[in-house]
Model confidence (mean pLDDT): 84 of 100. Predicted 3D model of an 85-nucleotide RNA (c-di-GMP-I riboswitch aptamer) from a Bacteroidales bacterium. It matches the Rfam family "c-di-GMP-I riboswitch aptamer". From the family's description: GEMM was predicted in a large-scale screen for bacterial structured RNA regulatory elements. The sequence was found by an Rfam model in a public genome assembly. The source organism's lineage runs through Bacteria, Pseudomonadati, Bacteroidota, Bacteroidia and Bacteroidales.

RNA sequence: AUCGAAAAAAGGUAAACCCGGUGAAAACCGGCGGCGCAAAGCUAUGGGUCUACUGCUGAAAAGUUAUGACUGCCAGGCUGUUGAG
Numbered sequence: 001a002u003c004g005a006a007a008a009a010a011g012g013u014a015a016a017c018c019c020g021g022u023g024a025a026a027a028c029c030g031g032c033g034g035c036g037c038a039a040a041g042c043u044a045u046g047g048g049u050c051u052a053c054u055g056c057u058g059a060a061a062a063g064u065u066a067u068g069a070c071u072g073c074c075a076g077g078c079u080g081u082u083g084a085g
Stems, first nucleotide, its partner, number of pairs: 003085001005082001012037002018031005035072001041078003045075003048070003055064003
C1' cells in the first nucleotide's frame, strides 16, 4: 500500500411513535426518541419509489403529467475513522 467488517475503543449518524413549524402533497426542518447503519458521508448520474399544485383528458368520479421529493431501495461516481488476519 492492497484485500479484509472478526473483535475492541473513541466518536458519528438516527427508523418508528409523539410535539412544533414549512409545504398543495410527497416530504423536509427543529425537539423527543433509538430501530438500525462501516459509508445510513456527499452526489438525483442510470434504474426504481412517492406525491400531483399546475397543465391535459373527462359531465363527474377519476386518469395522466415533475418542473417537486426520496441516497435509510439498488447500482455508478467522489471522499473517509478504526483494523484481527